[in-house]
RNA sequence: AGUGAAAAAAGCCACACCUGUCGCGAGGCGGGGUCGGAAAGCCACGGGUCUUAACUGGAUUUAUCCAGUGCAAAGAUAGCCGGGUUGCCACAG
Numbered sequence: 001a002g003u004g005a006a007a008a009a010a011g012c013c014a015c016a017c018c019u020g021u022c023g024c025g026a027g028g029c030g031g032g033g034u035c036g037g038a039a040a041g042c043c044a045c046g047g048g049u050c051u052u053a054a055c056u057g058g059a060u061u062u063a064u065c066c067a068g069u070g071c072a073a074a075g076a077u078a079g080c081c082g083g084g085u086u087g088c089c090a091c092a093g
Stems, first nucleotide, its partner, number of pairs: 002091003012037002017032006035079001041085003045082003048077005054069006
């Protein structure tokens, strides 16, 4: 290198939700919380999913909805999957 794990011990993270804050938004960060996790540590490399335009037409509630064009550009998600990389314990070598 490998296998295993909530078998043991020490621990770790923190879904949903609530709250403060940042953002057009998806969502991020802090606090509470504890569904789960053997990498639920880190990295947007590949795929998936999500967000934000612009233009045209129609409906009509005059401010919203639907469809088409574009399918571009920029983001988000690592607790969606794969990949890369680092790491605790036990067993085994």

This is a predicted structure of a 93-nucleotide RNA (c-di-GMP-I-GGC riboswitch aptamer) from a Gammaproteobacteria bacterium.
The sequence was found by an Rfam model in a public genome assembly.
Taxonomically the source falls in Gammaproteobacteria (Bacteria, Pseudomonadati, Pseudomonadota).